The part of an RNA shown here (small-subunit ribosomal RNA, central domain) has 308 nucleotides and comes from a metagenome. Its Rfam family is "Bacterial small subunit ribosomal RNA". RNAcentral holds the full RNA, with entries from SILVA.
[in-house]
Context: one part of a larger RNA
RNA sequence: GGACGUGCGGUUCUAUUUUGUUGGUUUCUAGAGUCGCCGUAAUGAUUAAUAGGGAUAGUUGGGGGCAUUUGUAUUGCGUUGCUAGAGGUGAAAUUCGUAGAUAUUCGCAGGAACACCAGUGGCGAAGGCGACUCGCUGGACUUGUGGUGACGCUGAGACGCGAAAGCGUGGGUAGCAAACAGGAUUAGAUACCCUGGUAGUCCACGCCGUAAACGAUGAGAGCUAGUUGUCAGUAGGCAUGCCUAUUGGUGACGCAGCUAACGCAUUAAGCUCUCCGCCUGGGGAGUACGGCCGCAAGGUUAAAACUC
Numbered sequence: 001g002g003a004c005g006u007g008c009g010g011u012u013c014u015a016u017u018u019u020g021u022u023g024g025u026u027u028c029u030a031g032a033g034u035c036g037c038c039g040u041a042a043u044g045a046u047u048a049a050u051a052g053g054g055a056u057a058g059u060u061g062g063g064g065g066c067a068u069u070u071g072u073a074u075u076g077c078g079u080u081g082c083u084a085g086a087g088g089u090g091a092a093a094u095u096c097g098u099a100g101a102u103a104u105u106c107g108c109a110g111g112a113a114c115a116c117c118a119g120u121g122g123c124g125a126a127g128g129c130g131a132c133u134c135g136c137u138g139g140a141c142u143u144g145u146g147g148u149g150a151c152g153c154u155g156a157g158a159c160g161c162g163a164a165a166g167c168g169u170g171g172g173u174a175g176c177a178a179a180c181a182g183g184a185u186u187a188g189a190u191a192c193c194c195u196g197g198u199a200g201u202c203c204a205c206g207c208c209g210u211a212a213a214c215g216a217u218g219a220g221a222g223c224u225a226g227u228u229g230u231c232a233g234u235a236g237g238c239a240u241g242c243c244u245a246u247u248g249g250u251g252a253c254g255c256a257g258c259u260a261a262c263g264c265a266u267u268a269a270g271c272u273c274u275c276c277g278c279c280u281g282g283g284g285a286g287u288a289c290g291g292c293c294g295c296a297a298g299g300u301u302a303a304a305a306c307u308c
C1' cells in the first nucleotide's frame, strides 16, 4: 500500500422464527423461620423456702492544725551577803564596779527554746517535723479477701503547698544578732578577736515564691544472685528469748550487668515499657528588651550583637 472481513458503534425496512430479560397465575417438592403441643439431662442457669457462714480485726509514728500547762537555763528587778575588783583575750583594751559590782541566798517578772531519751531510728508529697496533755484531722502498714470489675499510668496548661532571708499592719522582745559604735590586731583591717548594740529572730493576719529546695538521681510498671543490721507487723516452732517463714520501710556489703572512671547494683545508675520535663561549645547571660506576677526587693519567661 492492497485484498477479504466486522466484535463494538452508527443508519435503515418489513415479515417470520428463535433466544434472553421481566411480570402475572397455578401446581408440585425441599428448606429456613414462627407458633402450639409432648418428652427429657447436669459439676448448667434461674427462682423460692429452710438452715448455716458473712468482713473486718489490729498496729504505728517529732504527720498536720487549735488550745492549756510544767520544769531547767539565760537576762532583768528586789532581797541576803561580802569587799575590790569583775569581765574579756594569744596578750590587752573598750566595758561594768565603793551610788557596793563579780561570786552568793531567796523571791518576782518576762520572752524564747525544749538537755537527757536520740538511734545511717520514725513520720510526711516536698518544704519540713522533737517538753506534757484533752479534744479535731490526714496517711501508712499488717491480717482477711467480703464488694466494685481495668474504674488505670503520666501529665502541657491551671491550681494548691513551699526553708531561710525580705516586705506590709498590729503586738512582743529574755537570749542571740546583720547594720552601726567603740577597743584590739595590722603596713592598712571598712574583717577575723573583744565590749556594746538596732532591725530581725517570736506571735496574728497578708504578701514574697526563691535555695547546694540534693539522693546534685522525674513519676509509674515488670523482670534480674545473695549476705548482714535495723524499724513496723503477721504466722509457726520450741530450750521463753531465741529460731524459721513472710509483708512493708530504712541502712551496709556484694554477683551478673552497666559506667569514661568514680561507682550503682531488687531502694539500680542493670534489662524493658508508658508519659512528662530538660540539653546542644566557653564567655556575653539566666543578662537586655517585651509580656505576666509583686507594695517593694525582685521573680518568671528569655535573646542578640560581639568575642575566644
Stems, first nucleotide, its partner, number of pairs: 057142004063137002067133001069131001075109004085096002122129002166207006175201002180196004218275006226253013257264002281308003290301004